[in-house]
């Protein structure tokens, strides 16, 4: 960095600092921002994945399975407005999983 799969109308905020733009890209909206937006450090807090732990199921009692449910150290991720909304586009974020 390229394919694959899943998921993207739910959830979650306060401090420093910095100092103009910011919401992924292109158009057409719209919102946020010197009352400090947006990043970036600390706490905190949220839960779509992946690993755990019950619990279900099967069984050779050694373990598999596990669409849904319950739990919470752990790996990521997230914590403004439906991916803000609309088109467009070999669009884009995240997480698995092998090579």
């Nucleotide at each position: 960095g390229a394919a694959c799969c899943a998921u993207c109308c739910a959830g979650a905020g306060c401090g420093a600092c910095c100092g103009a733009g910011a919401g992924a890209u292109c158009u057409g909206g719209c919102u946020c921002g010197a009352a400090g937006a947006c990043g970036u450090c600390g706490c905190a807090g949220c839960a779509a994945c992946c690993a755990c732990c019950c619990a279900c199921c099967a069984u050779u009692u050694u373990u598999g399975g596990c669409c849904c449910g319950g739990g919470a150290c752990g790996g990521u991720g997230c914590u403004a407005c439906a991916g803000c909304c609309a088109g467009a586009a070999c669009c884009g974020a995240u997480g698995g999983a092998a090579a």